Annotation: A computed fold for a 72-nucleotide RNA from Candidatus Zambryskibacteria bacterium CG11_big_fil_rev_8_21_14_0_20_42_18, annotated as transfer RNA. It was read from a public genome assembly. Rfam family: tRNA. By type it is a transfer RNA.
This record gives sequence, structure tokens and C1' cells, in this order.
RNA sequence: GCCCCCAUAGCUUAAUGGAUAGAGUACUCCGCUUCGGACGGAGUGAUGUGGGUUCAAUUCCUGCUGGGGGCA
Repeated sequence: GCCCCCAUAGCUUAAUGGAUAGAGUACUCCGCUUCGGACGGAGUGAUGUGGGUUCAAUUCCUGCUGGGGGCA
């Protein structure tokens, strides 16, 4: 330099154009417990960034940024 893939919550991830963006873990509160853990209940928290297509975009197209892989 060229090609391919990826980017969603603190972390791991689901969502093949339409539903309130779902779950696990972590965290906070409550219950239980002598205390803690475990367990049960409730809660906080997310689509890398700019633009485009569309009635509607996490999803499709594209610039950029970051990460991974291959070739030279």
C1' cells in the first nucleotide's frame, strides 16, 4: 500500500427494515440471614462518529475513527 471482518450497558452478547433495543454478569436498594455469601424481588445503565437511502435504520449504502486478520 491492497483486501476481508468487527464496533450495542463497566464486561460478554441478542436483535435477517417496523414491537417499549432483550439477556447474562457487574453495580444499587429491599427481603431472607447473628453477619456475610447464596437465593428471591425491584432498579440504574447501551447502538463508535459524520452523511445518505427509506414513511420507518442497531439493521442497507458511504466518509472518518478504533480494533482484528490476510497478502505484499